[in-house]
A computed fold for a 155-nucleotide RNA from a Coprothermobacterota bacterium, annotated as glmS glucosamine-6-phosphate activated ribozyme aptamer. Its Rfam family is "glmS glucosamine-6-phosphate activated ribozyme aptamer". Rfam describes the family as follows. This entry contains a glucosamine-6-phosphate activated ribozyme that is found in the mRNA for GlmS. GlmS is an enzyme that uses fructose-6-phosphate and glutamine to generate glucosamine-6-phosphate. Rfam classes the family as a riboswitch. It was read from a public genome assembly, where an Rfam model found it.
RNA sequence: GCGUAGCGAAAAGCGCCGGGGCUGGUGAUCCAGCCGACGAGGAAGAGGUUAUCGAAAGACUCGGCGGAUACCUCUAGGGGUCCUUUCUCCGUCCCUCAAGGCAACGGGACAAAGCUGUCGGGCAACCGGCAGGACAAAUCCCGGCCCAGGAGAAA
Numbered sequence: 001g002c003g004u005a006g007c008g009a010a011a012a013g014c015g016c017c018g019g020g021g022c023u024g025g026u027g028a029u030c031c032a033g034c035c036g037a038c039g040a041g042g043a044a045g046a047g048g049u050u051a052u053c054g055a056a057a058g059a060c061u062c063g064g065c066g067g068a069u070a071c072c073u074c075u076a077g078g079g080g081u082c083c084u085u086u087c088u089c090c091g092u093c094c095c096u097c098a099a100g101g102c103a104a105c106g107g108g109a110c111a112a113a114g115c116u117g118u119c120g121g122g123c124a125a126c127c128g129g130c131a132g133g134a135c136a137a138a139u140c141c142c143g144g145c146c147c148a149g150g151a152g153a154a155a
Base pairs, nucleotide, nucleotide: 001007002006014066015065016064017063019062020035021034022033023032024031025030038054039053040052044075045074046073047072048071076096077095078094079093080092081091084155085154086153087152088151089150090149100146101145102144105143106142107141108140115132116131117130118129119128120127121126
């Protein structure tokens, strides 16, 4: 949403809005509308909480409310670490399908909107679709550098 049954749809830059801006109603404090985050990345559990990264724009991606996978603490499970190996306790760093640290090391890969063209809806503000071509950072990958325990048992 459909009359019901029942079925279907539905997000995490996500949802909403009374501020604000904009449009129409000749004007208006009134009425009806429109706008209000572009992707990348992100979920063990509980609590807390001011929630990562860049792109576009340069008048609003403003402002507000709610939510939320960031981050912090604790818990659970797990990985690394004591120069023969394995196991155990403690310590420490880290991971949640991956597992030491590095903004002030190097390299690499990855986007959508904006833009151009076009189609559809709307008086308009504006909304939606298709096609074309381009451009990030973080995470990530490769390398580099740095750091890296005490004890017990067995072989």